[in-house]
RNA sequence: AGAGUUUGAUCAUGGCUCAGAGCGAACGCUGGCGGCAGGCUUAACACAUGCAAGUCGAGCGGGCGUAGCAAUACGUCAGCGGCAGACGGGUGAGUAACGCGUGGGAACGUACCUUUUGGUUCGGAACAACACAGGGAAACUUGUGCUAAUACCGGAUAAGCCCUUACGGGGAAAGAUUUAUCGCCGAAAGAUCGGCCCGCGUCUGAUUAGCUAGUUGGUGAGGUAACGGCUCACCAAGGCGACGAUCAGUAGCUGGUCUGAGAGGAUGAUCAGCCACAUUGGGACUGAGACACGGCCCAAACUCCUACGGGAGGCAGCAGUGGGGAAUAUUGGACAAUGGGGGCAACCCUGAUCCAGCCAUGCCGCGUGAGUGAUGAAGGCCCUAGGGUUGUAAAGCUCUUUUGUGCGGGAAGAUAAUGACGGUACCGCAAGAAUAAGCCCCGGCUAACUUCGUGCCAGCAGCCGCGGUAAUACGAAGGGGGCUAGCGUUGCUCGGAAUCACUGGGCGUAAAGGGUGCGUAGGCGGGUCUUUAAGUCAGGGGUGAAAUCCUGGAGCUCAACUCCAGAACUGCCUUUGAUACUGAAGAUCUUGAGUUCGGGAGAGGUGAGUGGAACUGCGAGUGUAGAGGUGAAAUGCGUAGAGAUCGGUAGGAACACCAGUGGCGAAGGCGGUCUCCUGGGGUUGACUUGACGCUGAUGCGCGAAAGCUGGGGGAGCGAACGGGAUUAGAUACCCCGGUAGUCCCAGCCCUAAACGAUGGAUACUAGGUGUCGGGGGUAUCGACCCCUCCGGUGCCGCAGCUAACGCAGUAAGUAUCCCGCCUGGGGAGUACGGCCGCAAGGUUGAAACUCAAAGGAAUUGACGGGGGCCCGCACAAGCGGUGGAGCAUGUUGUUUAGUACGUCACUAACCGUAGAACCUUACCAGGGUUUGACAUGGCGAGACAUCCGGUGAAAGUCGGCUUCCCCGCAAGGGGACUCGCACACAGGUGUUGCAUGGCUGUCGUCAGCUCGUGUCGUGAGAUGUUGGGUUAAGUCCCGCAACGAGCGCAACCCUCAUCCCAUGUUGCCAGCGGGUAAAGCCGGGAACUCUUGGGAAACUGCCGGGGUAACUCGGAGGAAGGUGAGGAUGACGUCAAGUCAGCAUGGCCCUUACACCCUGGGCUACAAACAUGCUACAAUGGACGGUAGACAGAGGGAUCCGAGGGGGCGACCCGGAGGCAAUCUCAGAAAUCCGUUCUCAGUUCGGAUUGCAGGCUGCAACUCGCCUGCAUGAAGCCGGAAUCGCUAGUAAACGCAGAUCAGCGAAGCUGCGUUGAAUACGUUCCCGGGCCUUGUACACACCGCCCGUCACGUCACCUGAGUUGUCUGCACCCGAAGUCGGUGGGGUAACCGUAAGGAGCCAGCCGCCGAAGGUGUGGGGAGCGAGGGGGACGAAGUCGUAACAAGGUAACCGU
Repeated sequence: AGAGUUUGAUCAUGGCUCAGAGCGAACGCUGGCGGCAGGCUUAACACAUGCAAGUCGAGCGGGCGUAGCAAUACGUCAGCGGCAGACGGGUGAGUAACGCGUGGGAACGUACCUUUUGGUUCGGAACAACACAGGGAAACUUGUGCUAAUACCGGAUAAGCCCUUACGGGGAAAGAUUUAUCGCCGAAAGAUCGGCCCGCGUCUGAUUAGCUAGUUGGUGAGGUAACGGCUCACCAAGGCGACGAUCAGUAGCUGGUCUGAGAGGAUGAUCAGCCACAUUGGGACUGAGACACGGCCCAAACUCCUACGGGAGGCAGCAGUGGGGAAUAUUGGACAAUGGGGGCAACCCUGAUCCAGCCAUGCCGCGUGAGUGAUGAAGGCCCUAGGGUUGUAAAGCUCUUUUGUGCGGGAAGAUAAUGACGGUACCGCAAGAAUAAGCCCCGGCUAACUUCGUGCCAGCAGCCGCGGUAAUACGAAGGGGGCUAGCGUUGCUCGGAAUCACUGGGCGUAAAGGGUGCGUAGGCGGGUCUUUAAGUCAGGGGUGAAAUCCUGGAGCUCAACUCCAGAACUGCCUUUGAUACUGAAGAUCUUGAGUUCGGGAGAGGUGAGUGGAACUGCGAGUGUAGAGGUGAAAUGCGUAGAGAUCGGUAGGAACACCAGUGGCGAAGGCGGUCUCCUGGGGUUGACUUGACGCUGAUGCGCGAAAGCUGGGGGAGCGAACGGGAUUAGAUACCCCGGUAGUCCCAGCCCUAAACGAUGGAUACUAGGUGUCGGGGGUAUCGACCCCUCCGGUGCCGCAGCUAACGCAGUAAGUAUCCCGCCUGGGGAGUACGGCCGCAAGGUUGAAACUCAAAGGAAUUGACGGGGGCCCGCACAAGCGGUGGAGCAUGUUGUUUAGUACGUCACUAACCGUAGAACCUUACCAGGGUUUGACAUGGCGAGACAUCCGGUGAAAGUCGGCUUCCCCGCAAGGGGACUCGCACACAGGUGUUGCAUGGCUGUCGUCAGCUCGUGUCGUGAGAUGUUGGGUUAAGUCCCGCAACGAGCGCAACCCUCAUCCCAUGUUGCCAGCGGGUAAAGCCGGGAACUCUUGGGAAACUGCCGGGGUAACUCGGAGGAAGGUGAGGAUGACGUCAAGUCAGCAUGGCCCUUACACCCUGGGCUACAAACAUGCUACAAUGGACGGUAGACAGAGGGAUCCGAGGGGGCGACCCGGAGGCAAUCUCAGAAAUCCGUUCUCAGUUCGGAUUGCAGGCUGCAACUCGCCUGCAUGAAGCCGGAAUCGCUAGUAAACGCAGAUCAGCGAAGCUGCGUUGAAUACGUUCCCGGGCCUUGUACACACCGCCCGUCACGUCACCUGAGUUGUCUGCACCCGAAGUCGGUGGGGUAACCGUAAGGAGCCAGCCGCCGAAGGUGUGGGGAGCGAGGGGGACGAAGUCGUAACAAGGUAACCGU
């Protein structure tokens, strides 16, 4: 410090997620030791039991015990009395508050402690204990009587104190005693602690906007320790609030802690300070201090005891129990230390505290051994079978002993005594590698990889995502990585997140500028001078507790931890100074702003008039059959006279031309013309005011269209509606009608894609060029032109900015000020609530839930019922077909035991198959074999084969006869071959073409596809390759930030067409000779044809026109002319195209079978459909005949072609000359030509089908071959929608040959020649393709994407008659305890009084207040709820096709 994730890729926006640190944690697996810390975050839930606050006999009387004869002494106990139980300890419920923090303040109290000062005198009356007598179950309690005090009361005294009318008045004390001392009282002061007041700070919500009657203030009184509405009476009507009152929710606050670079954010366990509370609520008493955790009274709930009458209790003290919970410990030891209470003290008490126990809860430290050790052991795992890895790891050898164990010694903590911890820490010795390693991860982020299993299953997952038969992502194993007594997971916090942005973000298009103005508060604000010193800056002082953090040092062996010192605590208060800036006060200025005069522009606004064109209606004339409308039609109109035409008349609405990225207005918006009234802006000059300014929350105006209310108006247009079309449907688009509405007046509504998707103001920052308004200058008689200033409105463009697009003096640049708004998508601008509205609705405006994206700009493609250019038998123009018939062949389907498999738009379907009767053969049935039909290796035996026999459908099986070659004398060895045995293995047309190689199809013989360097761009990418021409062509030329290059194109290759040279048999025969019925038949020839080689020739080379050029048009010559014709040749790539069954091959599967052999059957089935062909439907024909039996080319031939001859009607047969081929042969070419006949018919067309008889091949033609003859003579008379091929030696027609092959289902395929056309105006349209451009929400790319209803399931939410808890306001009722006040019929020791009596006090009663409770009525929030509503998400459901392309009616916004 970043990373992953939106895309085909890119940049930016933006969310989600991860890596870090932390925790009072929990859970899973695991677990050796020690030190230091920490340990109910939940039920402030309920608590058994024990302990946690007592002490003092030196305050007092007494009881009991011991000792003593006793006096008495000692000890102990309840009581009176004193002090302490207000501290210490716990908890965080409440509290949003002067509660806390910080800093100040004045009107107070303060026991114990310290200092100072002055006192400490004289009396009195009681009450407990105790005794006696009662009540009660108990708790407890009543009466009578006795008694002490440092308990209580009175008097005296009063330095000082308090009150006062300043005269005066009031008010204290306590003693004990061992004679040391400890106490007591008054006062003053200190210290400490506390009470009170104030400034500032202290969470969220405005869907909480108004709150407040003791409320705010005053006067007086009361009350308090003290100020004060603290309380009361009276008076006034105030006080708080947008700088957020009130209300609601949440919360103890702080030092600190965690995180972070910091600023911040989160948090408030342990330790420390403050506060609050003590079962819940209320209350006071005592006291220096409490409204009191282990005190009291009352009420309430709960628990317990009870004799039912009544009582008792309060662990949020320490342990502990139950409960809750994911979860948190011992009913331990000691007062030895520190501290606290009491006491003169000894001492007592102390669950404060110090220690120990439990827990890996955390932090820190240590260990589980060290060295050596290669045969790189065994085992495991992988493997290409060689090896690799685990791995120096182990074993083995040598050594050490931290820890642990055993034994021994043994602290500090204590300043004289006292040590719970503890025989602890620590030290020494001994034996012995001994007692001690796990957890998570290994697809990317993120360090670490293989095998097996599984097969969208099981499962994983923080995000992206893995898993559908080769998973580094699941599970296991081996190996590896990380951390380590821990490791992972989960939860939470901060960080990363600049993702709420003060530091430090944005708003044209990503989320985001308010529709627009006026203007209040507020914020900000021009020049100069003076004063002040609030902000600001500097110095000083106080405070900022300690601990923590940081720095330095020290102590535990180190560290954690602890101690010491420093710094820091960024703050607040105070004081002294400075005065630049801001503020405040005063003065002044003119440039901002305003005012005035002049001339001037304008659809600015409101009102009232007025004009013409057009339209429609009405009535009249002329006139006749249509008119209107559409893609085409129809509805509607018209013979009752339309439409057309002419003139008349009425009505309403809108204003052609001018008209212009022209003008005006704040925006919405404003358009004939005239006019009244009126707003604003610009310009010129000058007088004048003197900062009067800018912005603007709340507020108040204006605000298109649609809509609403009332009243008018209504020509045209026209939602709804009706009809006609279109369509599968058509509640639409189109057409004919047509109501609201559109118009006017008055009043509402208040929204728009209200847009420049761009808030307002001011200043500054290159230019160029239009246009509108005004001014100035030059010139002119004047105008125009030209130069220039101000203001508006456009375009282009530099710097700059921007993610890019783009903006660019009219900023989206550079700056300042103010306002509004944004923070992922959906849910949703929805719900609820509030406000506004007549309503429609508007405004404000969430959450649950859900997704990992949504969105912007640009790029490359692809696509478009977008555009431009161009090409192709693509269309058109033609010729011939297919689709109809019969047959052949293939396919689907069906059938079957089986009808083997693959192939499916073009690019499957006479395709693999260039040959299914057996074989082929892979399929089916049956019969058999199991190292196998085939290969290699081992052992043994033997020749095997052949032949013969039994059985059998065959295969097979059983049996018999027979017995190889080479070397070597032989023994023996070797080699093929066969058999037997066992095991490795063979074998598989089993599966996966979506694991593959190779090959192939297709786009497409289309002209494209790329690279290097450079340049441009943040980048994907672009440029080059685009542009202007040209070409069949990215072919070439020109231009150009490109320059070059590669694969393609072309050419080079083959064939054909012309010529030349060579060659001359088997081919040829002109000339010469011979010869025949005829014939290159013979001699011969080498001329010609031809064969086979080699060359020449064609290049837009020449001429002319056009053109810059490339090139193109025409011409000449030429066998051939612009690629001469044809072939071979197929760029980068696409289709997971095809093929595992041609071959090869990974993985998987079968192994007496999914292998192998055999017989028979099947692949040949047949209702139907499709595809490709053949033959036809006839006269351009059929049949017959004729010609030396008209005229070819290219092929084949030895298990072969087979002549002549003979036989047969024929298929064919007999026979075998010649031929391994320019020799012989297949071999008769056919259409054609010439005659004759048929005469338009289902025919002398057509030949299917069927019968009979034959031939051939073959082991065998039944299923299931071909051919021949005779006979039979079906459909069919040119083919619907639709569709195919072809541009010249082509189509069409005609035959010939070959491969495969015994034969053949070939009418198929591949070649060959013969005859031989028609047409192309042209590129609008269909199909395919190329280039450029445009749009895009597509990128598995239009066979794309995607919307809404409906149906089903799940989830959360809203509403809902109501219903159940809860919180709270107000009013009233009741009214406990208790304080205060009142009262006087009760009681009463101290004082007064001789007494009666009084003062005072107590109880009682009354009154105010008053908790809980009750009643009524509001408000808030929560749960449940039949039904209703929309939403989200779900597998491949249904219906349509709305959007994205001109998305097929451009889309969208408001209504």
About this RNA: This is a predicted structure of a 1455-nucleotide RNA (small-subunit ribosomal RNA) from an uncultured bacterium. The RNAcentral record of the sequence draws on ENA.